The RNA shown here (transfer RNA) has 83 nucleotides and comes from Longimicrobium terrae.
The sequence is in RNAcentral, with records from ENA and Rfam.
The source organism's lineage runs through Bacteria, Pseudomonadati, Longimicrobiia, Longimicrobiaceae and Longimicrobium.
It matches the Rfam family "tRNA". By type it is a transfer RNA.
[in-house]
RNA sequence: GCCCGGAUGGCGAAAUGGCAUACGCAGCAGACUCAAAAUCUGCCACCCGUGAGGGUUUGUGGGUUCGAGUCCCACUCCGGGCA
Numbered sequence: 001g002c003c004c005g006g007a008u009g010g011c012g013a014a015a016u017g018g019c020a021u022a023c024g025c026a027g028c029a030g031a032c033u034c035a036a037a038a039u040c041u042g043c044c045a046c047c048c049g050u051g052a053g054g055g056u057u058u059g060u061g062g063g064u065u066c067g068a069g070u071c072c073c074a075c076u077c078c079g080g081g082c083a
Base pairs, nucleotide, nucleotide: 001082002081003080004079005078006077007076010025011024012023018066027043028042029041030040031039045056046055047054048053059075060074061073062072063071
C1' cells in the first nucleotide's frame, strides 16, 4: 500500500430500513431471613425540568430515505490476511 472483519448504556451482547439497547453480568433499592447466601421484585446512558414530561445518544463527520445501529461516502481506532 491493497483486501476482509469489527466498534452498540459500567462490562459482554442481540437487533429484517419502522419503539435505540432484548438477554446476561456487575451495581443500587426492596421482599424473604435472627443475620447472611441463594431466590424473587423494581431500578440502572447523558442533558433540561419541582413534576408530569421533553431533548440527545449505536467510533467521528457527511449523504440517501417519510424513517438509518442497519444502506452509501470519507476518516479514526482494533483484529486478521496479502505484498